[in-house]
RNA sequence: GGCUCUAUGGCUCAGUGGUAGAGCAUCUGUCUUGUAAACAGAAGGUCCCGGGUUCGAUCCCCGGUGGAGCCU
Numbered sequence: 001g002g003c004u005c006u007a008u009g010g011c012u013c014a015g016u017g018g019u020a021g022a023g024c025a026u027c028u029g030u031c032u033u034g035u036a037a038a039c040a041g042a043a044g045g046u047c048c049c050g051g052g053u054u055c056g057a058u059c060c061c062c063g064g065u066g067g068a069g070c071c072u
Stems, first nucleotide, its partner, number of pairs: 001071007010024004018055001026042005048064005
């Protein structure tokens, strides 16, 4: 230098055009002498950035940035 993959709550990941979800973690409550476990509930993400297509974009297209891999 070229090519491919990837970026979504604190973490690990779903989500193939129609109001963003799960598990774990966190907080609150119940239970317990107390802690943990269990159960119930809550909070938390303008979906990496900028443009484009579209009535409508996390999703499709272009560019950029970060990460991983391959080729030379």

Transfer RNA from Heterosigma akashiwo, 72 nucleotides, folded computationally. The prediction has a mean pLDDT of 82. Lineage of the source: Eukaryota > Sar > Stramenopiles > Ochrophyta > Heterosigma. Rfam family: tRNA. It is annotated as a transfer RNA.